The RNA shown here (transfer RNA) has 75 nucleotides and comes from Thermaerobacter sp. FW80. The source organism's lineage runs through Bacteria, Bacillati, Clostridia, Eubacteriales and Thermaerobacter. Its mean pLDDT, the model's own confidence on a scale to 100, is 83. Rfam family: tRNA. It is annotated as a transfer RNA.
[in-house]
Formats: sequence, C1' cells, structure tokens
RNA sequence: GGGCGAAUAGCUCAGCGGCAGAGCACUCGCCUUACAAGCGAGGGGUCCCAGGUUCGAUUCCUGGUUCGCCCACCA
Repeated sequence: GGGCGAAUAGCUCAGCGGCAGAGCACUCGCCUUACAAGCGAGGGGUCCCAGGUUCGAUUCCUGGUUCGCCCACCA
C1' cells in the first nucleotide's frame, strides 16, 4: 500500500427499511433462620463518527476512526 471482517445496554451478542432486544450483571420484592439457587418486577442506549438515499435508516450508499485477519513491499 491492497483486500476482508467487526463496532448495538456494564459484559457477551441478536436484530438485513416501520415501537431498539435477549442472556448474564445491577436494583427491588417473594422464598429462606440466613446466604446461594429459584420465581416475579424494574432501571439502564448519542446503535463508532460525518454526510447521502428514503415518507421513514441500527439496517442501504459514500467518506472517516478504532480493532482483528490475510496479501504485497521495505528492512
């Protein structure tokens, strides 16, 4: 330098155009002598950034940033 993939809740990840979700974690309650487990409820989001398309974008297009993998070049 070229190519590919990833970025969404505290963590791991779903979600391929129409209300942003799950598990774990956290908070509260139930249960228990108590704790854990279990059950129920709840809080928590600038969907990496900027633009474009669209009635409508986490999703499609363009550019950028960060991370990972592969190839090439130099040494």